[in-house]
Order: sequence, then C1' cells, then structure tokens
RNA sequence: CACCGAUCAAGGCAAACCCGUCGCGAGGCGGGGACGCAAAGCCAGGAGUCUCGCUCCCUGCGAGACCGUCCGGUUGCCGGA
Repeated sequence: CACCGAUCAAGGCAAACCCGUCGCGAGGCGGGGACGCAAAGCCAGGAGUCUCGCUCCCUGCGAGACCGUCCGGUUGCCGGA
C1' cells in the first nucleotide's frame, strides 16, 4: 500500500416516532429518541424510488428530493483471526 472485519481499544453516527421550523411537495434543519450501521463520513456521476410541473389515450419531457436503495468516486479509526 492492497485486502479482510474475527478480536482488542478509543470512540463515532443515528431509524421509526414526538416537538419546533423551512418547503407546493418529496423532503431538509434543530432538539429529544435508538432501529441499527465497519464508513449509516463526504460526493447526486450512473441506476432506482419519490415529489412538482408540462404533455396527456398512452408514452414521455423538464425541474427537484432521497447517499440509512444499489453501484461508483473520495477520505478515515483499530486490528490482522
């Protein structure tokens, strides 16, 4: 350095739900709270799902959201069964 995630140690993040707040909405942010996570750190590049608008028999198109849906990129702790 690559690979692996048994174990050790230090820790970290935070689902659902509730309250407040922003948004047409998906959803975001803050507080509480823990279902879980070896990247559940970051990135919207590809796919997927969802929202809004248009088209409208359909099929699609545009804009947006989700990184805890997957793939990918990138950075990182401990250790080496």
Molecule: c-di-GMP-I riboswitch aptamer
Organism: Gemmatimonadales bacterium